Molecule: SAM riboswitch aptamer (S box leader)
Organism: Deltaproteobacteria bacterium
RNA sequence: GCCUUAUCGAGAGCGGCGGAGGGACUGGCCCGACGAUGCCGCAGCAACCGGCCCGCAAAGGGUGCUGGUGCUAACUCCUGCACGGUUUCUCAUAGCAGAGAAACCUUGACAGAUAAGGC
Numbered sequence: 001g002c003c004u005u006a007u008c009g010a011g012a013g014c015g016g017c018g019g020a021g022g023g024a025c026u027g028g029c030c031c032g033a034c035g036a037u038g039c040c041g042c043a044g045c046a047a048c049c050g051g052c053c054c055g056c057a058a059a060g061g062g063u064g065c066u067g068g069u070g071c072u073a074a075c076u077c078c079u080g081c082a083c084g085g086u087u088u089c090u091c092a093u094a095g096c097a098g099a100g101a102a103a104c105c106u107u108g109a110c111a112g113a114u115a116a117g118g119c
Base pairs, nucleotide, nucleotide: 001119002118003117004116005115006114007113008112013042014041015040016039017038021031022030023029025080027078028077043072044071045070048068049067050065051063052062053061054060076111081108082107084105085104086103087102088101089100090099091098
């Protein structure tokens, strides 16, 4: 780096270094010299893998363990592609049917992140 599977509405910040952009990408919207992003230390959160316990075992559950990762602004910050729904407006009609636009909502993909396994 690629593939597969699972999860992504919860949770958890202080100090030091450093000095300009950062939040993956698009468009938004935010964060940032009252010092962000990043790096380091400590602390914490969670429980994917491992350990231990319950269980004949499997399934399942429990436990934070001097183990391996991960994470600690905003739902993966929102969004993008497709289907559907609600409301409003416009066109159209005698009235319906129908078409379009905007706002909001649901579901599923795509992309991304993390873990575990494989190449």